[in-house]
RNA sequence: CGAGCAGACCAGAUGGCAGCGCAUCAUUUGAUGUGAGGAAAGUCCGAGCUCCACAGGGCAGAAUAGCUGUUAACGGCAGCCGAGGGCGACCUUAGGGACAGUGCAACAGAGAUAUACCGCCCGUUCGCGGGUAAGGGUGGAAAGGUGAGGUAAGAGCUCACCGGCGCACAGGCGACUGUGCGGCCAUGUAAACCCUAUUCGGAGCAACACCGAUAUUUGGACAUUAAGCCGGCCCGGCGCGUCCAAGAGCGUGGCUUGAGCCGUAUGGUGACUUACGGCCCAGAUAGAUUGUCAUUCAACACAGAACUCGGCUUACAGGUCCGGUCGCACA
RNA sequence: GCGCCAGUAGCUCAGCUGGAUAGAGUAUUCGCCUCCGACGCGAAGGGUCGUGCGUUCGAACCGCAUCUGGCGUACCA
Repeated sequence: CGAGCAGACCAGAUGGCAGCGCAUCAUUUGAUGUGAGGAAAGUCCGAGCUCCACAGGGCAGAAUAGCUGUUAACGGCAGCCGAGGGCGACCUUAGGGACAGUGCAACAGAGAUAUACCGCCCGUUCGCGGGUAAGGGUGGAAAGGUGAGGUAAGAGCUCACCGGCGCACAGGCGACUGUGCGGCCAUGUAAACCCUAUUCGGAGCAACACCGAUAUUUGGACAUUAAGCCGGCCCGGCGCGUCCAAGAGCGUGGCUUGAGCCGUAUGGUGACUUACGGCCCAGAUAGAUUGUCAUUCAACACAGAACUCGGCUUACAGGUCCGGUCGCACA
Repeated sequence: GCGCCAGUAGCUCAGCUGGAUAGAGUAUUCGCCUCCGACGCGAAGGGUCGUGCGUUCGAACCGCAUCUGGCGUACCA
């Protein structure tokens, strides 16, 4: 210098003027303070909170699936183990069980979970019978792979190395790893049914609680005058009677002091924990957080709280910082 | 907030207990028919199954994530 890996962060700032929500003080008009996010989003997990249900056990259903930790909890996160990828920094991983049982494996191929098509060897009455999975061919997959011995020809039949399984020993909290011995053990699929282990009662702030109401009232039909009103009287209207139908809240709390945030230190590889100090940081209910001007070269993305937290996922202009790796050149 | 569905050719729909070249109608284009057009007959083109990753020998189909559109229920305007 080029390429690439991993992590952290910012998301304009300051000031003037005008305006909006909330709180407090003053008090009818002001003053002071404060006012969106890293995702407020998707609602995919886990909790708090609230109400309902609840003797105990089981079935069904759902979720999770290597180990150890972390945490209020989790399917999150951290570290590690195994597997895979990359020259490397590093990255990915739904990673229990296929000797409990069942299903499926198209086409090709003789044969797809059991097989003799070609070939090789032995025998033969020349029709064929027997042996053989080393070679050919099909396939993703065909009785572990390579080499040597052995044999009628062959074969873990025997041996060496590699791979897998079982047992023993050693190391590790553990997943697992290493060494030795054994006999060669026949496919894949469980993100097919299923089996095993663990966990799970339901609903959601429109939850829920309080206050105000339990009919003042509205509409229709019938009856048409028996009270009453308008009117001198009639008609008519209101109202009364009977029946039917409809029909309480833009109320208050919950609501923001919380597994809270910031800084320093402690323990830990880390997630995280502990101690001390400091801080109070939206709470609306048609729903506020805006407009404009100036300065800073420039300041533009995704996007707008609605009960609250911990994660995950997704969207995102531009920019900053830190630490590894590989290659080239120079000293 | 809670619960659920769909996405396949320009349009409307099949196919989803995995098996290869993904079909049908309609539309488009061409040919035949006709004096010409329509109708009719025949043929052709057109799809990477919303997107991405995975499981598998093999994915439209199975799993996960995500995007878009829609429905139901309760409240208000």
This is a predicted complex of two RNAs, RNase P RNA and transfer RNA, with 408 nucleotides together. Rfam match: Bacterial RNase P class A. About the family: Ribonuclease P (RNase P) is a ubiquitous endoribonuclease, found in archaea, bacteria and eukarya as well as chloroplasts and mitochondria. Its best characterised activity is the generation of mature 5'-ends of tRNAs by cleaving the 5'-leader elements of precursor-tRNAs. Cellular RNase Ps are ribonucleoproteins. RNA from bacterial RNase Ps retains its catalytic activity in the absence of the protein subunit, i.e. it is a ribozyme.